[in-house]
Molecule: small-subunit ribosomal RNA
Organism: uncultured bacterium
């Protein structure tokens, strides 16, 4: 710091997504150790049990226990001793009580709260126990009460009555400072306690001050929602009173009618706030666990009491819900303290130790209490640190994986050798933490740490490996199983699934999920945009608001600077220090803000002064479809009346409906009525926009110019608001000629609710009133200033010249264009340039401008305006292609012109289909279909049936066996293959022995057995090579360098000519080049030279029935080699002086004719069955052999041919003229035989020699006479020939007989432009033969037509549109049907929450009260009374509860509605090309 993803590619826009960091986490797999942290985010759900707040005997009385002292009833006796009730005192303890202090701290939680709750700063009308400082004081009295005793109620909890008693409990009097008051005056405390022998200590009371703590007020800051816009009755203020520690509507009575609000009141939703934490470069965004500050809460709601402090977590009262106890009468309880339990949940710990430390309460203290706290336990939950060993070690071991089988990898990894000892285990030692005068005191803990021994011994996993993004192979699977963050993988060769090997990353962890920030400049303050991508309100006026010209003065609010207060600690950061390091901890420094004060005055603001340039006024001129009203004119359409006139008119692509003999159309005259204003008319004018068009008049708005007299910033913009606002539409009333939704009819069509035609009503017009929208567009808000030019046009003015005109200037309106801008297109003084001000608007596509709510409207509807869900895009500009029922230019037997065919018939062949045991397989529009096949009776042959073989029909290697082996095959069996296997019966090499014959041993060949393997026309042409088809012999396809463009790409290759041609010429930001074109090659057409047999024969000779038959010759023909010729070279014309076109000459002329030759590429075109080949599959069979069958089937359909339908013909006879070829298992002359196919003999010839061989059409003659024929020959019968082992399935040919369909072929369709078509025969390959009528060649005869390029098809170039790029056989829309999903409406129904009204009204405070009760105080001698208190009662307020009625919100709901998604469903074809009716709003 960026990357992936829209496209064929590109740029930009834009969303989605990834890499980073973080976490109180959870889940999966795995797990050695330690340190430091951290741990119910959910049910503020319910809680068993234990503990969490007590303490003081130095405040007090009493009970009781122990010890001691004194006394001592009484008893025993050794009369001075013992025991000892009781009493009393002291010391220590225990339990309850009175009293004091503390239970308002500490600890928990985050429900509520949008608030002065919190943060920060300020303020002043207040309180403060204990603590500190200072001052003063404590005199005199009094009456009770708990405990306790007695009686008594109750199950219990808990009481009741009566009697006694103490105090630092309670009360009174006196006195003081102080306080109140102007004064007079009023008010105004205490415990002379407790301890001590005492000194003295401690306590008590009042006042003043301090400190810390608290209460209150206030500026500023503090989430979302306007689909919440108005809220408010104690409400806002005042006065009196009350109340409080204190201000205050805090409360009350009265008075006034205020107060708050678009700078967001009120309402709704959500939420404890902050220091900080996470992220980020920062600004910012998110969060508010742990630690610290504040607040709120303590089962839910309400209330007060006590107190310095509470409306009180472990207090009280009441109400409610819940749980428990109960004798049913009544009671008890509140873990959001620490542990713990249940429950909820993806999920969160021990019913631990200790008060040793720190801190807190009580106490004089000892001490007691302390789940605060300090520790330990559990959890990889996080951070940090350590370890799982180190060095050596190649035969690169084994195993495993891959393999091209050679090897490669794992891999120095292991083994093995040497070493170390962190950690671990065991033993020994052993802290600091302890502070205070000493002593004593450690939960952690025998812990940390030190040391010794043992021993590599106990300690590695997880994720990933298609791209992003680091890391690749094999097997399995076969759109299955699965993966996936995005793009996307998987349909038989998956680096993407699963497994393995290998590799990459991190590491006691690794991944996944969730959340937040980042990347995202994707809400843009820093730091974005709005012509076409999302985005300028339809236009104007204008309040608030924002912004604002020049000068001087003043002020000092903004702004800037200095000083100062505050900004808690912790955290962060910088420096330093301590635990071995680190995490962690400690010390010091620093910190945007707010307040106070002093100063500065440029700029902004406030106030004042002045100015004229902005703005406005005035005077004089000017143009105009600007607006409103009234009047008026002609042309045309239609209708009415009349005349003339007759059969049609009208309409269309063509028609029909329609009108017309009742007289239309046409034409003439007259009349009526409505609407619109031809020409002028113009990218002319006016208006803010919508919009405005005959002429005249009246009323009226704005604009421009000239002048520079006046005002003196009066300005710009504008949320809300107000007005205007095309067409259509609506209401009421008129009007209605033409036009014309709807509607009717006619056509078109598969249909045609359309396009076309004939009619036609609303409407269009007028008046009044609504509506308020539009592709209301320049898709471009308004205003101001600045920034090159050129050229039109409308309106002024000045000036020169004055007849046109020129120059200057201002305001409009167009075009072109520079800089600049822009993604590009383009914009370019009328900016989309450079700047300023203000407003509006945008933030992925769909859902959707929809739903709900609100406002407006008569309605239609308008304005405002979501979400769920869904997609990985949607969209812009430009590029290259492709395409168009777009355009231009140009080719081609493409059409046209012409000739002959096909499609109809019969037959042949091929194919589909069907059939079959099999009808083997492939080829399927052109570019499959007489194609692979240039030869299926067996063979071929791949198919079927049946019968056999199993190392095999064929190759190579290894091992073993083998002399009666190889070989040989009789016999038998069988359809054959095969099986069986008799007689006979070998060979080569080496070594040894032997004279030799020969013997022994080994090896080889062969054979057998076994193992490797063979074999496969089995699959995949979509894994491939090679070869081929096709566009297309079309003229194209590219490259280098340069240039242009951000880029894809363009240029070159486009343009003007020309050509068969990207052929050539010219021009040109291009200049060159390559593959194609052409040429070079072959055949053919002409000549010359050379050569002359097998060819030829002019001359000479011979010779025949005839004949180059013979001699001879090589002239001619011919043969086959060389060479010439043609090059737009020359001449005339045209053209641009070119390229070239045309004519002439010439055997041939502009490539002479034909062939070979096929650019870059396209069709996943064809072929795994020619061959080759990866992978897969079969292995006594999918291999191989054999026999028979099939490939030849036959209701049909298609393709390619042959033969015909006849007289330009058929038949018969006669006569003539070729070329290319082939020939030895061959061609076969000739002779004989046969009607013939052919047969029997047989010469010649491996060929310019012989044979095939006759060429046929043709020509001459005869015949047939238009007929299903003397046409046509299918079919069938009989008889034959030939090939072949064999013609049944299933050959060809011959003879005789038979004699079908067919009389020129519907729609449609094919070939051909000259030696061509047509027609005629002829040769060859394959081949025993042949189903060949096919294919490849050869020659003979030999035409017609081409105006032309409108149309059909194909193609080339340029251009245009495009929503296509799998490229029009493209893309794509809507209904319907089915499934799923979310949503809206919905008779209702059921919850939550909240407002209002009323009812009831607990506790309690406050107020009142007759009677009742009552120790202190007062009066009184007393009785009694007063005052005060208590109970009770009444009243105000008042929680919960109840009733009624509204608002908001959720669940559910028959049914209804549209929407989204889904593989191949149905119907049509709307859009994209002129999309076939231009499209759209």
């Nucleotide at each position: 710091a960026g990357g992936g993803u829209u496209u064929g590619a590109u740029c930009a826009u834009g969303g989605c997504u990834c890499a980073g960091g973080a976490c109180g986490a959870a889940c999966g797999c795995u797990g050695g150790c330690g340190g430091c942290g951290u741990g119910c985010c959910u049910a503020a759900c319910a809680c068993a049990u234990g503990c969490a707040a007590g303490u003081c005997g130095g405040a007090c009385g009493g009970a009781u226990c122990a010890g001691g002292g004194a006394u001592g009833a009484c008893a025993g006796c050794u009369u001075g001793c013992u025991g000892g009730a009781g009493u009393u005192c002291c010391u220590g303890g225990u339990g309850a009580g009175u009293g004091g202090c503390g239970g308002a701290c500490g600890g928990g939680u985050g429900a509520g709260u949008a608030a002065c709750g919190c943060g920060u700063g300020a303020g002043g009308a207040c309180c403060u126990a204990c603590c500190c400082u200072g001052g003063a004081g404590a005199g005199g009295g009094g009456g009770a009460u708990a405990a306790c005793g007695g009686c008594u109620g109750g199950a219990a909890a808990c009481g009741g009555c009566u009697g006694c008693u103490a105090a630092u409990a309670c009360c009174c009097c006196g006195u003081a400072a102080g306080c109140c008051g102007g004064a007079a005056g009023g008010u105004g405390a205490a415990a002379g306690g407790g301890a001590g022998c005492g000194a003295u200590c401690u306590g008590c009371u009042c006042c003043a001050g301090g400190g810390g703590g608290g209460g209150c007020u206030u500026g500023c800051g503090u989430c979302c929602u306007a689909u919440c816009a108005g809220c408010u009755a104690g409400u806002u203020g005042g006065u009196g009173g009350g109340g409080u520690a204190a201000c205050g509507g805090c409360c009350u009575a009265c008075c006034a009618a205020g107060g708050c609000g678009a700078a967001g009141a009120c309402g709704g939703g959500u939420a404890g706030c902050c220091g900080g934490c996470c992220u980020g470069a920062g600004a910012g965004g998110g969060c508010g666990a742990a630690c610290g500050g504040c607040c709120a809460c303590a089962c839910u709601g309400g209330a007060a009491c006590u107190g310095a402090g509470a409306c009180a977590c472990g207090g009280u009262c009441c109400a409610g819900a819940c749980u428990c106890c109960u004798a049913c009468g009544g009671g008890a309880g509140g873990c959001a303290g620490c542990a713990g339990u249940g429950g909820g949940g993806a999920a969160u710990a021990u019913u631990g130790g200790g008060c040793a430390a720190u801190g807190g309460g009580g106490g004089a203290a000892a001490c007691c209490c302390u789940g605060a706290c300090c520790c330990a336990g559990c959890g990889a939950c996080g951070c940090c640190g350590c370890g799982u060993g180190a060095g050596g070690g190649a035969u690169g071991a084994a195993g495993u994986u891959c393999u091209u089988c050679g090897g490669a990898a794992u891999g120095u990894a292991a083994a093995c050798c040497u070493c170390u000892g962190u950690u671990g285990u065991g033993g020994g030692g052993g802290a600091a933490g302890a502070a205070g005068u000493a002593a004593g005191u450690g939960a952690c803990g025998g812990u940390a740490c030190c040391u010794c021994a043992c021993g590599a011994g106990g300690a590695a996993g997880c994720c990933c490996c298609g791209g992003c993004a680091a890391a690749c192979u094999a097997c399995g699977u076969g759109c299955c199983a699965g993966c996936a963050g995005c793009c996307g993988c998987g349909g038989u060769a998956a680096u993407a699934c699963g497994u393995a090997g290998g590799g990459g990353g991190c590491a006691a962890g690794c991944g996944u999920u969730g959340u937040c920030c980042g990347g995202a400049a994707u809400u843009a303050c820093u730091g974005g945009g709005c012509g076409u991508a999302a985005a300028g309100c339809g236009c104007a006026c204008g309040c608030a608001g924002g912004c604002g010209g020049u000068u001087c003065g003043u002020u000092a609010a903004g702004u800037c600077g200095g000083a100062u207060g505050u900004g808690a600690a912790a955290g962060a950061u910088c420096g330093g220090g301590g635990c071995u390091c680190a995490a962690c901890c400690c010390c010091g420094g620093u910190u945007u803000g707010c307040g106070u004060u002093c100063g500065a005055u440029a700029c902004u603001g406030g106030c004042g002064u002045a100015c004229u340039g902005g703005a406005g006024u005035g005077u004089c001129g000017g143009a105009g479809a600007g607006g409103g009203a009234a009047g008026u004119g002609g042309a045309a359409u239609u209708c009415c009346c009349g005349g003339u006139g007759u059969a049609g008119c009208g309409g269309u692509g063509a028609a029909a409906u329609g009108c017309g003999u009742a007289g239309a159309u046409a034409u003439c005259g007259g009349g009526a009525g409505g609407a619109a204003c031809a020409c002028c008319a113009g990218u002319g004018g006016c208006g803010a926009a919508g919009g405005c068009g005959g002429c005249u008049u009246c009323c009226u708005g704005g604009c421009c110019g000239a002048c520079a007299a006046c005002u003196g910033a009066c300005g710009c913009u504008c949320a809300u608001g107000u007005g205007c606002g095309a067409a259509a539409g609506c209401u009421g009333g008129g009007g209605g000629a033409g036009c014309a939704a709807a509607c009717g009819g006619g056509a078109u069509u598969a249909g045609a609710u359309a396009c076309c035609c004939c009619g036609g009503u609303a409407g269009u017009c007028c008046c009044a009133g609504c509506c308020g929208u539009a592709a209301a567009c320049g898709a471009u808000g308004a205003a101001u200033g600045c920034u090159a030019g050129g050229u039109g046009u409308g309106g002024g003015u000045g000036u020169c010249g004055a007849u046109g005109g020129g120059c200057a200037u201002c305001c409009g309106u167009g075009c072109c264009g520079g800089a600049g801008c822009u993604a590009a297109c383009g914009c370019g003084a009328u900016a989309a340039g450079c700047a300023u001000u203000c407003c509006g608007c945008c933030u992925g596509g769909g859902g959707a401008g929809u739903a709900c709510g609100g406002u407006c409207g008569c309605a239609a509807g308008a304005c405002u305006g979501a979400a769920a869900c869904u997609c990985a895009a949607a969209g812009g500009a430009a590029u290259u292609g492709a395409c168009g029922g777009g355009g231009g230019c140009c080719c081609g037997c493409a059409c046209a012109a012409g000739c002959g065919g096909u499609g109809g018939a019969g037959c042949a062949c091929g194919u589909g289909g069907u059939u079959u045991a099999a009808u083997u397989c492939g080829a399927u529009g052109c570019a499959a279909a007489c194609c692979g096949a240039a030869g299926a009776a067996c063979c071929u042959u791949a198919c079927c049936u049946g019968g056999g073989c199993u190392u095999g029909a064929c190759a190579u290697g290894c091992a073993c066996g083998u002399g009666g082996u190889a070989c040989g095959g009789a016999u038998c069996u069988g359809a054959a293959a095969g099986g069986u296997g008799a007689a006979g019966g070998a060979c080569u090499c080496u070594g040894g022995g032997g004279c030799a014959a020969c013997c022994c041993a080994g090896a080889g060949a062969g054979c057998g057995u076994g193992c490797a393997c063979a074999g496969g026309u089995g699959c995949u042409g979509c894994a491939u090579g090679g070869c081929u088809g096709u566009c297309g012999u079309c003229a194209g396809c590219u490259c280098g360098u340069g240039u242009c463009g951000u880029g894809a790409g363009a240029u070159g290759u486009u343009g003007g000519g020309u050509u068969a041609a990207g052929u050539c010429c010219c021009g040109c930001a291009a200049c060159g080049a390559g593959c194609g074109c052409a040429a070079c090659c072959c055949c053919u057409a002409c000549g010359u030279c050379c050569a002359g047999u097998u060819g030829c024969u002019a001359a000479c000779g011979g010779g025949u029935a005839g004949a180059g038959c013979c001699g001879a010759g090589c002239a001619c023909u011919c043969u086959g080699g060389a060479u010439g010729g043609a090059c737009u070279g020359c001449c005339g014309g045209c053209g641009a002086c070119a390229a070239g076109c045309u004519g002439a000459g010439g055997a041939a002329g502009g490539u002479g004719g034909g062939g070979a030759u096929g650019a870059c590429g396209u069709c996943a075109a064809g072929u795994c069955a020619u061959c080759a080949u990866g992978g897969c599959c079969c292995u006594u069979a999918u291999g191989u052999c054999c026999a028979g069958g099939g490939c030849g089937a036959c209701a049909c359909a298609c393709g390619u041919g042959c033969u015909a339908c006849a007289a330009u013909g058929g038949g018969c006879g006669g006569c003539a003229c070729a070329a290319c070829g082939g020939g030895a298992a061959g061609c076969g002359a000739c002779c004989u035989c046969g009607c013939g196919a052919g047969a029997g003999g047989a010469a010649g010839c491996g060929g310019a020699u012989c044979c095939u061989a006759a060429a046929a059409a043709g020509c001459c003659g005869c015949u047939c006479c238009c007929a299903g024929u003397u046409c046509g020959g299918a079919u069938u019968g009989c008889a034959g020939u030939c090939u072949g082992c064999a013609a049944c399935u299933c050959g060809a040919c011959u003879g005789c007989a038979u004699g079908a369909a067919g009389c020129u072929g519907g729609a449609a369709u094919c070939g051909c432009u000259a030696g061509u078509a047509a027609u005629c025969g002829u040769g060859g390959a394959u081949c025993a033969g042949c189903c060949a009528a096919g294919c490849c060649g050869c020659g003979g005869u030999g035409a017609a037509u081409g105006c032309g390029u409108u149309c059909c098809c194909g193609g080339g170039c340029c251009u245009u549109g495009u929503a296509c790029a799998c490229a029009c056989c493209g893309c794509c829309c809507g209904u319907c049907a089915c499934a799923c999903c979310a949503c809206c409406c919905g008779a209702g129904u059921u919850g939550g929450u909240u407002g209002c009204a009323c009812c009831c009204g607990a506790a309690g405070c406050c107020g009142g009260a007759g009677g009742c009760c009552u120790a202190a105080c007062c009066c009184g001698u007393a009785a009694g009374g007063g005052g005060a208190g208590g109970a009770u009662c009444c009243g105000u307020c008042g929680a919960a509860g109840g009733u009624g009625u509204g608002g908001c919100u959720g669940g559910u709901g028959a049914g209804g509605g549209g929407g989204g998604u889904g593989a191949a469903g149905u119907c049509g074809u709307a859009a994209c090309a002129a999309g076939g009716u231009a499209g759209c709003c």